[in-house]
RNA sequence: UUCCGAGAGAGACCUGCCGCAGGCAGGCGCCGAAGAGGCAAGCUCUCCCUGUGUUGGUGGCAUGGCGGGGAGUGAAACUUUCAGGCAAAAGGACCGGGA
Numbered sequence: 001u002u003c004c005g006a007g008a009g010a011g012a013c014c015u016g017c018c019g020c021a022g023g024c025a026g027g028c029g030c031c032g033a034a035g036a037g038g039c040a041a042g043c044u045c046u047c048c049c050u051g052u053g054u055u056g057g058u059g060g061c062a063u064g065g066c067g068g069g070g071a072g073u074g075a076a077a078c079u080u081u082c083a084g085g086c087a088a089a090a091g092g093a094c095c096g097g098g099a
Base pairs, nucleotide, nucleotide: 001099002098003097004096005095011028013027014026015025016024017023018022029086030085031084035082036080037079038078042073043072044071045070046069047068048067049065050064051063052062053061054060
C1' cells in the first nucleotide's frame, strides 16, 4: 500500500422546488472515529535575577539555581467542529488476519 473481518455516535427533522429512489435551496437541532487545526510536561535557545570561580577592580568569560520572562519544538481516543457525518447503503479512527 492492498484484500478480508469486526467497527461507535448523532433529526428516516421542518419548509419550498425538481419530482421514483433521491437531488437542490433555505431553516433550526445534534455527532466525532476520514481528513484538518489547537495545546501539556519535557527538550533547545535567549534575556533578566542570583551564587561561585577567574581579574588589583569593573566588564567579559566559565559554571551552577526547587528562580522569573520570551521564542522554537512538542501527543492523543483530549479539544475545535473547518471539513465530514446524523434510517439503510457508502464512508469510518483503532484492532485482528492475509499478501

This is a predicted structure of a 99-nucleotide RNA (Glycine riboswitch aptamer) from a mouse gut metagenome. Its mean pLDDT, the model's own confidence on a scale to 100, is 83. The sequence is in RNAcentral, with records from MGnify. Rfam family: Glycine riboswitch aptamer. Rfam describes the family as follows. This family represents the bacterial glycine riboswitch.